[in-house]
A computed fold for a 78-nucleotide RNA from uncultured Botrimarina sp., annotated as c-di-GMP-I riboswitch aptamer. Lineage of the source: Bacteria > Planctomycetota > Pirellulales > Lacipirellulaceae > Botrimarina.

RNA sequence: GAGAAAGGCAAACCAGUCGUGAGGCUGGGACGCAAAGCCCUGGGCCCCGGUCAGUUUCGGGGAGGCCGGGCUGCCGAA
Repeated sequence: GAGAAAGGCAAACCAGUCGUGAGGCUGGGACGCAAAGCCCUGGGCCCCGGUCAGUUUCGGGGAGGCCGGGCUGCCGAA
């Protein structure tokens, strides 16, 4: 970061399956992504349990394609 090239990932939705749930996995499918690759004990969001007048507070989970931070990677026009 391109009106390039080789590629990559995969939203919503559908089917099956696991989970109390958020959500995960597999297959189909592509909305999009220059890091939509990896990590996250930064903020925020979501779920579960206790507690509270309360959406308060404590603990345990989830996503990371919300923002942010760290690490690594393909190409080489301006």